[in-house]
Overview: Small-subunit ribosomal RNA, central domain from an uncultured cyanobacterium, 349 nucleotides, folded computationally.
Context: one part of a larger RNA
RNA sequence: UUGGGCGUAAAGCGUCCGCAGGUGGCCUCUCAAGUCUGCGGUCAAAGACCGGAGCUCAACUCCGGAAAGGCCGUGGAAACUGGGGAGCUAGAGUUCGGUAGGGGUAGAGGGAAUCCCCGUGUAGCGGUGAAAUGCGUAGAGACGGGGAAGAACAUCGGUGGCGAAAGCGCUCUACUGGGCCGAAACUGACACUGAGGGACGAAAGCUAGGGGAGCGAAAGGGAUUAGAUACCCCUGUAGUCCUAGCCGUAAACGAUGGAAACUAGGCGUGGCUUGUAUCGACCCGAGCCGUGCCGAAGCUAACGCGUUAAGUUUCCCGCCUGGGGAGUACGCGCGCAAGCGUGAAACUC
Numbered sequence: 001u002u003g004g005g006c007g008u009a010a011a012g013c014g015u016c017c018g019c020a021g022g023u024g025g026c027c028u029c030u031c032a033a034g035u036c037u038g039c040g041g042u043c044a045a046a047g048a049c050c051g052g053a054g055c056u057c058a059a060c061u062c063c064g065g066a067a068a069g070g071c072c073g074u075g076g077a078a079a080c081u082g083g084g085g086a087g088c089u090a091g092a093g094u095u096c097g098g099u100a101g102g103g104g105u106a107g108a109g110g111g112a113a114u115c116c117c118c119g120u121g122u123a124g125c126g127g128u129g130a131a132a133u134g135c136g137u138a139g140a141g142a143c144g145g146g147g148a149a150g151a152a153c154a155u156c157g158g159u160g161g162c163g164a165a166a167g168c169g170c171u172c173u174a175c176u177g178g179g180c181c182g183a184a185a186c187u188g189a190c191a192c193u194g195a196g197g198g199a200c201g202a203a204a205g206c207u208a209g210g211g212g213a214g215c216g217a218a219a220g221g222g223a224u225u226a227g228a229u230a231c232c233c234c235u236g237u238a239g240u241c242c243u244a245g246c247c248g249u250a251a252a253c254g255a256u257g258g259a260a261a262c263u264a265g266g267c268g269u270g271g272c273u274u275g276u277a278u279c280g281a282c283c284c285g286a287g288c289c290g291u292g293c294c295g296a297a298g299c300u301a302a303c304g305c306g307u308u309a310a311g312u313u314u315c316c317c318g319c320c321u322g323g324g325g326a327g328u329a330c331g332c333g334c335g336c337a338a339g340c341g342u343g344a345a346a347c348u349c
Stems, first nucleotide, its partner, number of pairs: 003321004007303002012317001014200004021193003025088002028085004033081002035077009049065006091190001092187004096182004103176007110153001114148007124135002161168002205246006214240002219235004257316006265294011298305002322349003331342004
């Protein structure tokens, strides 16, 4: 490289957007680049193949012949691919009417723990397996009233919803993104994927400025223990929060890339629409979209997957190729740094 693969054995980029590229719906006309076909030229000789001949045979040698195929030229075919023209509406998109929702950004308001002040009040509180460090007669803890500030939003809450993923939950308002359902109208293939590239991207971490209630790496102390640089307890700094900017990683997981079509069912659940029916709301049935469980066929090494496929197919991208060395070294790029991306070899089993 071919082949074979990528849920768990090595292997799906964290996610999306998108240039080039690859691939692409139905009908018709046309061109003839691909494709198919006739003919011509050429592909020296020798060799190989077929037929024959000569050395007694053979090897060897000589004579004759043919095919397949390549390239070039030329004539033709038009189903398929492709180029061009005309058209269509089933893909895709737009408009309209509804609708669910923790989708995003900004702003404004509400209950617990902590601290402060006042009052009542007196000897303990706190903590643990048991204790001690700690707090308290300078009046703690407890109870009542008032205030401050920061962070997170109990119940609803779900096996539920939204988002591309990361992720998103008090209430209200403003701006804003997407989905789903319904009906016709419009555009007329405008599509899918996507190397490079770009954007977003938990937590921790970094820079500057704020903020700091609770929690709490580090650190200090008390215990435990043979020791205890831990588990438990008392404190507690960064941090956790906000603004602006970096970082760009993760068991970023469904360990399962995206799009499309097809292939038994059964039971739930969320959204919309609709039918019988009704005064109305439910209930019941049906359709579409989402989200779960169990399972036909099939697949799988097994586990399991199974219309949300890991089934049957098509298109495009990414990735794997024994373990260790090693996600290391070197180089390059990015970064303030931490480091990240790319990514070997010797050697060894």